[in-house]
Molecule: transfer RNA
Organism: Polyangiales bacterium
RNA sequence: GCGGACGUCGCGUAGUGGUAGCGCGGCGGGUUGCCAGCUCGUCAGCGCGGGUUCGAUCCCCGCCGUCCGCA
Numbered sequence: 001g002c003g004g005a006c007g008u009c010g011c012g013u014a015g016u017g018g019u020a021g022c023g024c025g026g027c028g029g030g031u032u033g034c035c036a037g038c039u040c041g042u043c044a045g046c047g048c049g050g051g052u053u054c055g056a057u058c059c060c061c062g063c064c065g066u067c068c069g070c071a
Stems, first nucleotide, its partner, number of pairs: 001070007010024004018054001025043007047063005
């Protein structure tokens, strides 16, 4: 330099046009003499910019980053 895959709460991951879920975790409550466990509630997210569309996490373009391959 060329090609490909990936980027989603703090961490791991699902979702592939119609209001983004799950597990762990954090915080608060209940239970307990206290802790643990259990349980209820809550917190927080689509890498950045542009385009298409009535509507984009999803499709298109560019950029950035990670990984793999080729040279």